[in-house]
Molecule: transfer RNA
Organism: marine sediment metagenome
């Protein structure tokens, strides 16, 4: 220096343009003599930072910045 690929909750990942969502962690709550398990409930997101496109973008086009492969 070129090339492609991820970035989404505290982690780990989903989410064919149409209400952002699961598992584990967190808090509470039932059980128990107390943990620990096991059930129920809750919180928890400017989807990496901009622009663009569109009625609507996490998804599409783009600029940049991290990380990962690959070339050279």
């Nucleotide at each position: 220096g070129c090339c492609a690929g991820u970035g989404u909750a505290g982690c780990u990942c989903a989410a064919g343009g149409g209400u952002a969502g699961a598992g584990c962690a967190a808090g509470g709550g039932u059980u128990u003599u107390g943990u620990a398990a096991a059930c129920c409930c809750u919180a928890g997101g400017u989807u990496g930072c901009g622009g663009g496109u569109u009625c609507g973008a996490g998804u599409c086009c783009u600029g940049c910045c991290a990380c990962u492969g690959g070339c050279u």